[in-house]
RNA sequence: AGAACGAACAGGCAAAGCCGCAGCAAUGUGGUGACGCAAAGCUAAAGGGGCCUUCCGGGUCAGCCAGCUACCGAA
Numbered sequence: 001a002g003a004a005c006g007a008a009c010a011g012g013c014a015a016a017g018c019c020g021c022a023g024c025a026a027u028g029u030g031g032u033g034a035c036g037c038a039a040a041g042c043u044a045a046a047g048g049g050g051c052c053u054u055c056c057g058g059g060u061c062a063g064c065c066a067g068c069u070a071c072c073g074a075a
Base pairs, nucleotide, nucleotide: 005073006072012037013036017032018031019030020029021028022027035063041068042067043066047065048064049061050060051059052058053057
């Protein structure tokens, strides 16, 4: 230094539920709230998969797999 790994420290994200708003819906978003996360950062125009629908044409999910990139640092 790289790969792999995940103890500690620093910093970070925020499930369900509830309230407001948008949407037919999946779902998104702001607030609240922490179940969890070492990529729970980004990507839905590589691909698989789930979900919705006015139904085969669209939409949605990255906290399902995946791709790309990255902080800290022991064994």